This is a predicted structure of a 79-nucleotide RNA (c-di-GMP-I riboswitch aptamer) from Halanaerobium sp. MA284_MarDTE_T2. Its mean pLDDT, the model's own confidence on a scale to 100, is 77.
RNA sequence: AUUUAUUUUUGGCAAAAUCGGUGAAAACCGGUGACGCAAAGCUAUGGGUCUAAUACAAAAUGACUGCCAGGCUGCAAAA
Numbered sequence: 001a002u003u004u005a006u007u008u009u010u011g012g013c014a015a016a017a018u019c020g021g022u023g024a025a026a027a028c029c030g031g032u033g034a035c036g037c038a039a040a041g042c043u044a045u046g047g048g049u050c051u052a053a054u055a056c057a058a059a060a061u062g063a064c065u066g067c068c069a070g071g072c073u074g075c076a077a078a079a
Stems, first nucleotide, its partner, number of pairs: 002079002012037002017032006035066001041072003045069003048064003
């Protein structure tokens, strides 16, 4: 430097629920908490899903990467 994900030390992240807050909503932020995760790190680029503030319908420049991929980056071990 490259490859693998068979291995995972030291560590890392943090589902549901709940408390407080933001938002019309989906959802998001912080605390508690751990269902799980070898990228559950970053990115909304492609697909997909969710929401629609209006009486009805349609509708994303709104939301989800812990839905599936792509791109970029990273850790110990082994070869």